This is a predicted structure of a 357-nucleotide part of an RNA (large-subunit ribosomal RNA, domain IV) from a soil metagenome.
[in-house]
Context: one part of a larger RNA
């Protein structure tokens, strides 16, 4: 000095990023329990009390129930219905004894308020993360008419499903409440089919080679038929352009100048630009840069917290908005109750490690 463990004066979170660790509470019966609430809950809320031993007395009661007696057909099993033995079990009630003090102890809740994320119970990163991250019932939107769609397979073939649209795949949302606003301009998906635009195929106008022939100034030139080598019109699907629709589809949801009889402000006008210019409701927020915004609460004292304002750098409605009982090893702030975490460290016990023998 290290590690497990025990105990502590006086304080009690003064520790520390943070009560991390430790303490602390716990058992039974009683009494009695708030706000909220989905009427189930919350609740074991909280908060109190009692708790030994000994005789009445293993009593009162209560379970189970054997041999018997009796009926019920009767030979038998069986079933009723009585007597009750033994054996579990076990109070309320009185009376007494002892100490300051009696709940047993191996196990065996701290509790309270007020946000936050997620409704729940569940799942996960085997071996740093258990969560507000997935995942759920519910919601929607889309696909599939069944030899379904989708999946796996080169193929038979199989899953789907021995189902059949209240079915199954697939995407988003995430119980539940109240609710989900405009915008199809662009992407994307669906729906049309006149047009344009168009591949392969059809098509063959024309052109090129080649050469029987012919014509020559002898150098050469034209040149049929076949055989070739190219090829313009035209005709011709889907696509895309066009047209329309669809946003719980991928997505978006303005700027600048004025204006009220103090002042600010600006219901109000103009005025550009867009497809359309952000409804509710929330709000410095798991989102606010500036920012420790500014106000009000808790505290002596608060960059955290709660409650308001709204200037929203950059909230906003199924990449959901806002609520919400309940539940949580989640996160945050505060409080009581603990306590060696702390002021400030001491002893003691066990087991190392170091030095001497």
């Nucleotide at each position: 000095c290290u590690c497990u463990c025990g105990u502590u004066a006086a304080g009690g979170a003064a520790c520390u990023c943070g009560g991390c660790a430790a303490a602390a509470u716990g058992g039974u019966c009683c009494c009695g329990u708030a706000a909220c609430u989905u009427c189930g809950g919350g609740a074991g809320a909280a908060g109190g009390g009692a708790c030994g031993c000994c005789c009445c007395g293993g009593u009162a009661g209560g379970g189970u129930g054997a041999c018997g007696c009796g009926g019920a057909u009767u030979u038998a099993c069986u079933c009723c219905g009585u007597c009750g033995a033994g054996c579990c079990u076990g109070a309320g009630g009185g009376g007494g004894c002892c100490g300051c003090a009696g709940u047993g102890a191996a196990a065996c809740g701290g509790c309270c308020c007020a946000a936050g994320c997620g409704a729940c119970u569940g799942u996960u990163u085997a071996c740093c993360a258990a969560a507000a991250a997935c995942a759920c019932a519910g919601g929607u939107c889309u696909c599939u008419g069944c030899g379904a769609a989708g999946u796996c397979g080169u193929a038979a073939g199989a899953c789907g499903a021995c189902g059949u649209a209240u079915a199954g795949g697939g995407g988003c949302u995430g119980a539940c409440g109240c609710c989900u606003g405009c915008c199809c301009g662009g992407u994307g998906c669906c729906g049309g089919a006149a047009g344009g635009u168009c591949a392969c195929g059809a098509g063959g106008a024309g052109a090129g080679g080649u050469u029987a022939g012919c014509c020559u100034u002898c150098g050469g030139g034209c040149g049929a038929a076949g055989c070739u080598u190219u090829g313009a019109a035209u005709c011709c699907a889907a696509g895309c352009c066009c047209c329309g629709g669809u946003a719980a589809a991928c997505g978006g949801c303005g700027g600048c100048g004025g204006u009220a009889a103090c002042u600010a402000u600006a219901a109000c006008c103009g005025u550009c630009c867009u497809a359309a210019g952000g409804u509710a409701g929330c709000g410095a927020a798991a989102u606010u840069c500036c920012u420790u915004g500014u106000c009000g609460g808790g505290u002596a004292a608060g960059u955290u917290c709660c409650g308001a304002c709204c200037u929203g750098c950059a909230c906003g409605a199924a990449u959901g908005g806002c609520g919400u009982a309940a539940c949580g090893a989640c996160u945050u702030g505060g409080g009581c109750g603990c306590u060696g975490u702390c002021u400030c460290a001491a002893c003691g016990a066990g087991a190392g490690a170091u030095c001497c023998g």
RNAcentral holds the full RNA, with entries from MGnify.